[in-house]
RNA sequence: GAAGUUCGCUAGGCAGUCGCUGUGAACGCAAGUUCAUGGAGGAAAGUCCGGGCCCCAUAGAGCAGGAUGCCGGCUAACGGCCGGGCGCUAUAAGUUGCAAUCCGGGAAAUCCGGAAGGCAACCCAAGGCGACGGAAAGUGCAACAGAAAGAUACCGCCUAAGUUCGCAAGAACCGGUAAGGGUGAAAUGGCGAGGUAAGAGCUCACCGCGGACGUGGCGACACGGACGGCACGGCAAACCCCAUUCGGGGCAAGGCCAAAUAGGGAAGCCAUGACGCUGCUCGCGUCGCUUCCGGGUAGGCUGCUAGAGCCCGUCGGUAACGGCGGGCCCAGAGGAAUGACUGCCCAAGACAGAACCCGGCUUAUCGGCGGACUUCCACU
Numbered sequence: 001g002a003a004g005u006u007c008g009c010u011a012g013g014c015a016g017u018c019g020c021u022g023u024g025a026a027c028g029c030a031a032g033u034u035c036a037u038g039g040a041g042g043a044a045a046g047u048c049c050g051g052g053c054c055c056c057a058u059a060g061a062g063c064a065g066g067a068u069g070c071c072g073g074c075u076a077a078c079g080g081c082c083g084g085g086c087g088c089u090a091u092a093a094g095u096u097g098c099a100a101u102c103c104g105g106g107a108a109a110u111c112c113g114g115a116a117g118g119c120a121a122c123c124c125a126a127g128g129c130g131a132c133g134g135a136a137a138g139u140g141c142a143a144c145a146g147a148a149a150g151a152u153a154c155c156g157c158c159u160a161a162g163u164u165c166g167c168a169a170g171a172a173c174c175g176g177u178a179a180g181g182g183u184g185a186a187a188u189g190g191c192g193a194g195g196u197a198a199g200a201g202c203u204c205a206c207c208g209c210g211g212a213c214g215u216g217g218c219g220a221c222a223c224g225g226a227c228g229g230c231a232c233g234g235c236a237a238a239c240c241c242c243a244u245u246c247g248g249g250g251c252a253a254g255g256c257c258a259a260a261u262a263g264g265g266a267a268g269c270c271a272u273g274a275c276g277c278u279g280c281u282c283g284c285g286u287c288g289c290u291u292c293c294g295g296g297u298a299g300g301c302u303g304c305u306a307g308a309g310c311c312c313g314u315c316g317g318u319a320a321c322g323g324c325g326g327g328c329c330c331a332g333a334g335g336a337a338u339g340a341c342u343g344c345c346c347a348a349g350a351c352a353g354a355a356c357c358c359g360g361c362u363u364a365u366c367g368g369c370g371g372a373c374u375u376c377c378a379c380u
Base pairs, nucleotide, nucleotide: 001376002375003374004373005372006371007370008369009368010367012345013344014343015342016341017340018339020039021038022037023036024035025034026033027032041351045362046361048360049359050358051357052356053250054249055248056247060282061281062280063279065246066245067244068243069242070084071083072082073081074080085132086130087129088128089127094122095121096120097119098118101115102114103113104112105111133241134240138239139238140235141234154181155180156177157176158175162173163172164171165170189207190206192204193203194202208230209228210227213224214223215222216221254302255301256300257299264293265292266291267290268289269288273287274286275285276284277283309328310327311326312325313324314323315322316321
């Protein structure tokens, strides 16, 4: 200097004029007025996970069903986060190979040297992604193409052995084969040598795979040598098996007050019963319950914002995070509050507005500032 990544902060500012709203105080019979002080996000979005809280409810067990899925830790918990393991992932640079172009030498060559590009393969750093348990328990699936989709012969190769014909070369039948070709996403481990009539883990070396053993590690796993020709591959986001875990419903939950109407009508079950606890069974609880027609009310208060809260310091920890000490109060609307205008500055303003609250994930996004890591090049 270039490239690749990742993390944090910010999300227009200042001034003026008018307007909206929460809380507190004062004044006012009241309506209201004045003063002080606070007033949307990094995602408030999605409603995808997990909870707090509330009700069923006095609280259980089993089956069914659902969810998660490498190891260890954090947390109230999670499908989240942190650290680690394994696998995948470099259009940078480099290495190797291939085909052509140009330049120089040479009489010439498929010769020697050089140049800039093209294609392919190798290479996985930081970072990113992983729906990451089990295929040797069983069942199932893979269209079309192809001879064949888990054990086959279309093209091809062989003619050793056997039969027939032929003087012979050779041809035909029978037979062998899965190394080569084709089809396909995938063809029964890969590459090389030997061997064979031709081939094949048939044999051997290397790689891959397998279980056992040893070493290191809490563990996932890694490494090592020896042994074994080696289970007929893939898919479990197919059924299934294994481990862990899960009651249901939700602020339109729920609680209180006031008011109004028709303490209306009909049918069914009725303690050997009915109803409730997601579905079923047991068990438990209550004493009435279920369905249809018709009538009244939909008002007010609360839940509603002091929290698994935020900030600073310190200690422990690789980190997520935790302990200790100190400080702060930071929106609570209720058809839904922060808007309009003017001037200046500037980064020229994108995505976008709380509705009980919190921890996450995912999605959208104009810019500005700052940090960290990795690779390459040049100089010293």
Bacterial RNase P class A from a Betaproteobacteria bacterium, 380 nucleotides, folded computationally. Model confidence (mean pLDDT): 77 of 100. Lineage of the source: Bacteria > Pseudomonadati > Pseudomonadota > Betaproteobacteria. It matches the Rfam family "Bacterial RNase P class A". By type it is a ribozyme. Gene Ontology terms of the family: ribonuclease P activity, dimeric ribonuclease P complex and tRNA processing.